[in-house]
Context: one part of a larger RNA
């Protein structure tokens, strides 16, 4: 020094767990906001700080309605206190609701400065932003008029996660390069609207039959076809479903807000069957034995694995105010006058599956420009018959699209390097001037019963007794505790 077996240490692997977490179903609900949101800052408890909750009425007032023994919210404990004159909780209703922020007196480097005016019980309260819409009064160059101005009414502004419309609009990248194409009207930007939004009541299809508003879904089909006929793009018509509805142009119709009746629904809550002995054990739910209930054997709890210990669960049953929903009747707005600079045409352009082609159809920048149901458009250049509809005006529920949120539930979905970036005080802690970036980090026991007291030792750290406890090799770095790595100790080699 090296095998070897034994035994610790360090470490965290794996088991086992689940408070969180993914996908999804069915029903709600689909907004919130100048009566100041969303998000905040700052205070607010007997006691420092943090998170929760609240707002100088501050872990909260007031009413109402449930309920009944206990409470004064977690970390987290102590003091003081409160309640069967019903506290704490729970549901529904108003009070209050500081600053800051659409922030809106003015500023501004957010949570801060600084006014003016009118009323005050002299504490203080209120109103002053801008833009649109009506309405009054005013009122210039310029007589009338009109721009302008003032003052009231009504409304708007900002936030929201996903669907929808609209207006703008890309590259990579594919074509194995690369210009037309292609991605792709996607990504991304800007309006705007609602619970759906668009769309919607034929100047459509069809083809000589005939169908009969629009959305959707499945075929029709990767088919007709577009296409450097290249990569690719890609209908229709008809057919089978989902749903079904039409109506209006001054009016007894339709949409939208309000307002009053009457039904209707929900929230908190309540009842809610049935078990014992015995044996192991620290401990029964477990083995045995012998039995109940069931319109309830779903699930969780309990000191192991419960129908019948508990909370439950099936079913039963509730209710003032206030609020939903439908429903009638009131009252108020709203859009549209049968569609002329429209059709159609010419030039450039876009959109149709359709890349300018034989290119119909649709939009329209720009310049031209009909007719008048005796009329008009469309049927894929174009004419002719034929056929079928009537543009240029408005409204329309359902079927269809999402899911920031609430409630019930599911899973051959995760189990802590895995499921959300976050099970834990996580959008933290850190890291960037900033946009932005972003962790790590569960788990004693059944109950803290969390080790009095004693001894070593620096009145430590750390240990040995002792004593809880089924275990203390469960001691708070605490379940189990694998390897790497570092000891001892024992044999046997050298």
């Nucleotide at each position: 020094g090296g095998c070897a077996u034994u035994u610790g240490g360090u470490g965290a692997a794996u088991g086992c767990c689940u408070u969180g977490g993914c996908g999804c179903u069915g029903a709600g609900a689909g907004g919130c906001g100048a009566u100041g949101a969303a998000g905040g800052a700052c205070g607010u408890g007997g006691u420092a700080c943090g998170c929760u909750g609240c707002g100088a009425u501050a872990u909260g007032c007031c009413g109402u309605g449930g309920g009944g023994a206990g409470c004064u919210g977690c970390g987290a404990a102590c003091a003081a206190g409160c309640u069967u004159u019903g506290a704490u909780c729970c549901g529904c209703g108003g009070a209050u609701u500081u600053c800051c922020g659409a922030a809106u007196g003015g500023g501004g480097a957010a949570a801060c400065c600084c006014a003016c005016a009118g009323c005050u019980u002299c504490g203080g309260c209120u109103g002053u932003a801008u833009c649109c819409u009506g309405c009054a009064c005013u009122g210039a160059a310029u007589c009338c008029a009109u721009a302008g101005g003032u003052g009231c009414u009504g409304g708007a502004g900002g936030c929201g996660a996903a669907c929808c419309c609209g207006g703008g609009g890309a590259a990579c990248u594919g074509a194995a390069a690369c210009a037309u194409c292609u991605a792709a009207g996607u990504a991304c930007c800007c309006g705007g609207a609602g619970g759906a939004a668009a769309g919607g009541a034929c100047a459509u299809c069809a083809a000589c039959c005939g169908a009969g508003a629009c959305u959707c879904c499945g075929c029709u089909a990767g088919u007709a076809g577009u296409g450097g006929c290249g990569a690719g793009c890609g209908a229709a018509c008809g057919c089978g479903g989902a749903c079904c509805a039409g109506g209006c142009c001054u009016g007894u119709g339709c949409c939208u807000g309000u307002u009053g009746c009457a039904a209707u629904c929900a929230a908190a809550c309540c009842g809610g069957a049935a078990g014992c002995g015995u044996c192991u054990g620290g401990a029964a739910a477990g083995g045995c034995g012998c039995g109940c209930c069931u319109u309830a054997g779903u699930g969780g709890g309990u000191g192991a694995u419960a129908g019948c210990c508990c909370c439950g669960u099936a079913c039963g049953g509730g209710u003032a105010a206030a609020g939903c929903u439908u429903g009638c009747a009131g009252c108020a707005g709203g859009a549209c006058u049968u569609g002329a600079g429209u059709a159609g045409g010419g030039c450039g352009g876009g959109a149709c599956a359709c890349g300018u082609g034989c290119a119909a159809u649709c939009c329209u920048g720009u310049c031209c420009g009909a007719a008048c149901a005796u009329g008009g458009g469309a049927g894929g250049a174009c004419c002719a018959c034929c056929u079928u509809c009537c543009a240029a005006g408005c409204c329309u529920a359902a079927g269809u699209a999402c899911u920031c949120c609430u409630c019930a539930g599911c899973g051959a979905c995760c189990g802590a390097u895995a499921g959300u970036g976050a099970a834990c005080c996580a959008g933290u802690a850190c890291c960037g001037u900033g946009a932005g970036g972003g962790a790590a980090a569960g788990g004693u026991g059944a109950a803290a019963a969390g080790c009095a007291c004693c001894c070593c030792g620096a009145c430590g750290a750390g240990g040995g007794g002792a004593g809880u406890g089924a275990a203390a090799c469960a001691g708070u770095u605490c379940c189990u505790g694998a390897a790497a790595c570092c000891g001892a100790a024992u044999g046997c080699c050298u």